[in-house]
RNA sequence: UUCUUAUCAAGAGUGGCAGAGGGAAUAGGCCCGAUGAUGCCCAGCAACCAGCAGAAUUCUGCAAGGUGCUACAUCCUACAGAACCAACUGUUCUGGCAGAUGAGGA
Numbered sequence: 001u002u003c004u005u006a007u008c009a010a011g012a013g014u015g016g017c018a019g020a021g022g023g024a025a026u027a028g029g030c031c032c033g034a035u036g037a038u039g040c041c042c043a044g045c046a047a048c049c050a051g052c053a054g055a056a057u058u059c060u061g062c063a064a065g066g067u068g069c070u071a072c073a074u075c076c077u078a079c080a081g082a083a084c085c086a087a088c089u090g091u092u093c094u095g096g097c098a099g100a101u102g103a104g105g106a
Base pairs, nucleotide, nucleotide: 001106002105003104004103005102006101007100008099013042015041016040017039021032022031023030026078027077028076029075043070044069045068048066049065051062052061053060054059074098079095080094081093082092083091084090
């Protein structure tokens, strides 16, 4: 880099450093940010893998070693279908695309 698979509306700081943009990419929207965002450190959250216990690859619990995460639903929409509507560039639902994370493979 790519393939498979599971999950993605829960949860997590009144801290320190630093100092300008940031919320993946394109477009539209909506937001965060000198009352200091994004980032890094610390702290915390969670429990995918590994570990331990229960007769235990599948269930339950413990714990926290490897990851991960800590504004907003993956911030929302984009493509397809269905329902609602007098109608729609409308609303809702389902699926898809794209993406993130874990585990496994090439």
Model confidence (mean pLDDT): 85 of 100. This is a predicted structure of a 106-nucleotide RNA (SAM riboswitch aptamer (S box leader)) from Aneurinibacillus soli. It matches the Rfam family "SAM riboswitch aptamer (S box leader)". Rfam's curators write: The SAM riboswitch is found upstream of a number of genes which code for proteins involved in methionine or cysteine biosynthesis in Gram-positive bacteria. The organism belongs to Aneurinibacillus, within Bacteria.